A computed fold for an 80-nucleotide RNA from a Nocardioidaceae bacterium, annotated as c-di-GMP-I riboswitch aptamer.
RNA sequence: CCCCCGAAGCGGCAAACCCGUCGAAAGGCGGGGACGCAAAGCCACGGAGCCUGCACCAGCAGGCCAGCCGGGUUACCGAA
Numbered sequence: 001c002c003c004c005c006g007a008a009g010c011g012g013c014a015a016a017c018c019c020g021u022c023g024a025a026a027g028g029c030g031g032g033g034a035c036g037c038a039a040a041g042c043c044a045c046g047g048a049g050c051c052u053g054c055a056c057c058a059g060c061a062g063g064c065c066a067g068c069c070g071g072g073u074u075a076c077c078g079a080a
Base pairs, nucleotide, nucleotide: 006077012037013036017032018031019030020029021028022027035067041073042072043071045070046069047068049064050063051062052061053060054059
């Protein structure tokens, strides 16, 4: 110095729910609020799930979702 790991410390994010708003919807955004999170930072590449349309058998197309799994990428701190 780098990797793995995750004590301590400085901090960070923000589930459900409520309000407002956008959207046909899934869902997104803002505020409140904390269930939790060592990547709960980012990416829709592969699955899973959700919405819409067509089929109405199998499926196809578009959209959502990163806090479901896998993968990619970036990153604070410094004990064992």

The prediction has a mean pLDDT of 89. It matches the Rfam family "c-di-GMP-I riboswitch aptamer". About the family: GEMM was predicted in a large-scale screen for bacterial structured RNA regulatory elements.